[in-house]
Molecule: SAM riboswitch aptamer (S box leader)
Organism: Flavisolibacter sp.
RNA sequence: CACUUAUCAAGAAAGGCGAAGGGAUAUGGCCCUAUGAUGCCUUGGCAACCAUCUCAGAUAGUAAUUGAGAAAAGGUGCUAAUUCCAUCCACUGCUUCGGCAUGCUCAGCAUGACAAGUGUGGUUAGAUAAGUC
Numbered sequence: 001c002a003c004u005u006a007u008c009a010a011g012a013a014a015g016g017c018g019a020a021g022g023g024a025u026a027u028g029g030c031c032c033u034a035u036g037a038u039g040c041c042u043u044g045g046c047a048a049c050c051a052u053c054u055c056a057g058a059u060a061g062u063a064a065u066u067g068a069g070a071a072a073a074g075g076u077g078c079u080a081a082u083u084c085c086a087u088c089c090a091c092u093g094c095u096u097c098g099g100c101a102u103g104c105u106c107a108g109c110a111u112g113a114c115a116a117g118u119g120u121g122g123u124u125a126g127a128u129a130a131g132u133c
Stems, first nucleotide, its partner, number of pairs: 002132007013043005021032003026087004044079003048076003052070005083125001088122004093118004098114001100112005
């Protein structure tokens, strides 16, 4: 690098360095930023996975494995905004009756495509952890 599984609507500061863009990639938005962002270092903090301990189940027994909980921060990680939002697919979704076209029992109704706004689920991609190679 690649593959597999799980999670991603919660949570979490200050100081120093430094100097211009940054928020993963492409596009469109929208935000952060000389009141110094992004990034790096130090000290804190947060608590997801692995590790630790306890209980339960299962097993002839041990171990492995499964579930729940606890304490803690050991290995990683994180410390603006839902992974900041959307794009791809489906519900031939919903709302406006917006203008346009057609029809009718004609100033109203129905149908059709379009436009704007918007919801749920999935997919792709990404991030993190554990494992395999």